[in-house]
RNA sequence: GGUGUUGUAGCUCAGCGUUAGAACAUCCGCCUGUUAACCGGAAAGUCAAAGGUUCGAAUCCUUUCAACACCU
Numbered sequence: 001g002g003u004g005u006u007g008u009a010g011c012u013c014a015g016c017g018u019u020a021g022a023a024c025a026u027c028c029g030c031c032u033g034u035u036a037a038c039c040g041g042a043a044a045g046u047c048a049a050a051g052g053u054u055c056g057a058a059u060c061c062u063u064u065c066a067a068c069a070c071c072u
Stems, first nucleotide, its partner, number of pairs: 001071007010024001012022002026042004048064005
């Protein structure tokens, strides 16, 4: 230098064009002699950035950034 994969909640990940979700963690409650566990609930997202296509984009296209892998 070239090609490819990945980027979504604090963490690990799902979501392949029509309402952004799960588990763990955090907080509150329930339970218990107490703590933990179980159970119920809540909060937490400019979906890496910019632009484009579309009635509508996390999703499709282009460019850029970061990590990783391969080739030279």

Description:
The prediction has a mean pLDDT of 83. The RNA shown here (transfer RNA) has 72 nucleotides and comes from a Cytophagaceae bacterium. The organism belongs to Cytophagaceae, within Bacteria. Rfam family: tRNA. From the family's description: Transfer RNA (tRNA) molecules are approximately 80 nucleotides in length. Rfam classes the family as a transfer RNA.